RNA sequence: GGGGCCAUAGCUCAGUUGGGAGAGCGCAGCAAUCGCACUGCUGAGGUCGUCGGUUCGAUUCCGACUGGCUCCA
Repeated sequence: GGGGCCAUAGCUCAGUUGGGAGAGCGCAGCAAUCGCACUGCUGAGGUCGUCGGUUCGAUUCCGACUGGCUCCA
C1' cells in the first nucleotide's frame, strides 16, 4: 500500500421482508433472612462508532471516514 471481517446498555453479545431497540452479567429498590450470600419481583441505564446518501421510514441498504482484528505484499 491492497483485500476481508468487526463497531448495538458499564462488560460479553443477540437482533433478516427496512417500521417494537433486546438478553445474560453488573447496578438500584423491594421481598425473604437475626444478618450476609443465593433466590424471586420491579426498575434505571442507548447519539445502534462519525458524516453523508437512498427511502414515507435506516441498527438493518449504499459511500466516505475513524478505530480494532486478520490475510496478501
Predicted 3D model of a 73-nucleotide RNA (transfer RNA) from Rhodomicrobium sp. R_RK_3. The coordinates come from a structure-prediction model, not an experiment, and the mean pLDDT is 83. Taxonomically the source falls in Rhodomicrobium (Bacteria, Pseudomonadati, Pseudomonadota, Hyphomicrobiales). It matches the Rfam family "tRNA". Gene Ontology term of the family: triplet codon-amino acid adaptor activity.